[in-house]
Context: one part of a larger RNA
Molecule: small-subunit ribosomal RNA, central domain
Organism: uncultured bacterium
RNA sequence: CUGGGUGUAAAGGGAGCGUAGACGGCCAUGCAAGCCAGGGGUGAAAGCCCGGGGCCCAACCCCGGGACUGCCCUUGGAACUGCAUGGCUGGAGUGCGGGAGGGGCAGGCGGAAUUCCUGGUGUAGCGGUGAAAUGCGUAGAUAUCAGGAGGAACACCGGUGGCGAAGGCGGCCUGCUGGACUGCGACUGACGUUGAGGCCCGAAAGCGUGGGGAGCAAACAGGAUUAGAUACCCUGGUAGUCCACGCCGUAAACGAUGAUUACUAGGUGUCGGGGAGCAGAGACUGCCCGGUGCCGCAAGCCAACGCAUUAAGUAGUCCACCGGGGGAGUACGUCCACUAAGGAUGAAUAUC
Repeated sequence: CUGGGUGUAAAGGGAGCGUAGACGGCCAUGCAAGCCAGGGGUGAAAGCCCGGGGCCCAACCCCGGGACUGCCCUUGGAACUGCAUGGCUGGAGUGCGGGAGGGGCAGGCGGAAUUCCUGGUGUAGCGGUGAAAUGCGUAGAUAUCAGGAGGAACACCGGUGGCGAAGGCGGCCUGCUGGACUGCGACUGACGUUGAGGCCCGAAAGCGUGGGGAGCAAACAGGAUUAGAUACCCUGGUAGUCCACGCCGUAAACGAUGAUUACUAGGUGUCGGGGAGCAGAGACUGCCCGGUGCCGCAAGCCAACGCAUUAAGUAGUCCACCGGGGGAGUACGUCCACUAAGGAUGAAUAUC
């Protein structure tokens, strides 16, 4: 390098947009770079292969043929690729009509609950556990009623349900805004797919500056448990969790399954839209498109488990990645970040 692979054995980039590149629908005409055919030149000799010969044989040597898969010139062909021109509508997109949605951002509002404060009632306990103790309480707690403050999260609805590229998104209202779906088939006319670099988004924790702080709670303190207990349990409790702006860029970022296209039995739920049948609304029945689940010895695939129109089936295109274990996601170098935490890239000696 070829061949082989990537759900669980090593292996899909966390996700998107997109540059170069790679690949690319139908018809016609032309060109002839790739491609095919004819002719010519060259492809030194030796070597190689085949045949024959000379040294007794062989090695070695000699002769003839082939080959030297290549390059160049020339003539011609036009199916395929390419290039050029013209056209098409099925791919892709636009438009118009609809409805669905926790998609995003901003502002406002609401109730339940916890905690705290003030006042009333009330009295000796409360709290907590396996049992306790630390803790709180006669300076009146716990309980209960009324009023107030503040922060965070939104019970029921809620669903194998919805939306989003992923991360993720859930009280209500308003504004701004992205995408998808469906019906019509008016418009553009291949405008497509993928995507090395690049750019951008990216849970939690963490970092910077300034706020905020109810509850929870790393660290920490105390009480228990225990042989010990730097834990599990209990009482407290600071960062943090929340907001604004700026960083970080990781994850079991998982469907451990890259994107896209076509094709390949069915059955049964559910969500959104459409149209049909039944006189009619609703309900119902079956149909089409898009999503989301389950079942399936249907085929097929798989080491098995299992997957099975949401493929891990059958094929095409493009990207990423893998190559025994550990050493090690370490060292070194470089880049990034705040010469923060750390991230990205990423070995080797020795060893099994």